[in-house]
RNA sequence: GGGCCUGUAGUAUAACGGCAUUACAUACGGCUGGCAGUCGUGAGAUUCGGGUUCAAUUCCCGGCAGGUCCA
Numbered sequence: 001g002g003g004c005c006u007g008u009a010g011u012a013u014a015a016c017g018g019c020a021u022u023a024c025a026u027a028c029g030g031c032u033g034g035c036a037g038u039c040g041u042g043a044g045a046u047u048c049g050g051g052u053u054c055a056a057u058u059c060c061c062g063g064c065a066g067g068u069c070c071a
Base pairs, nucleotide, nucleotide: 001070002069003068004067005066006065007064010024011023012022018054026042027041028040029039030038031037047063048062049061050060051059
């Protein structure tokens, strides 16, 4: 330098073009004399820019970051 793949809460992960899922962690409350544990409730995310579309996490183009292969 070139090809391919990936990018979603703190971490991991799902999502036919139509409300962004789940687990752990975290906050609050109940059970306990307290801790642990368990139950209930909540907060928290689509790498960036542009395009297509009524509507984009999803499709297209470009950047950035990571991985892999070739040179």

Notes
Predicted 3D model of a 71-nucleotide RNA (transfer RNA) from a Nanobdellota archaeon. The source organism's lineage runs through Archaea, Nanobdellati and Nanobdellota. It matches the Rfam family "tRNA". The coordinates come from a structure-prediction model, not an experiment, and the mean pLDDT is 84.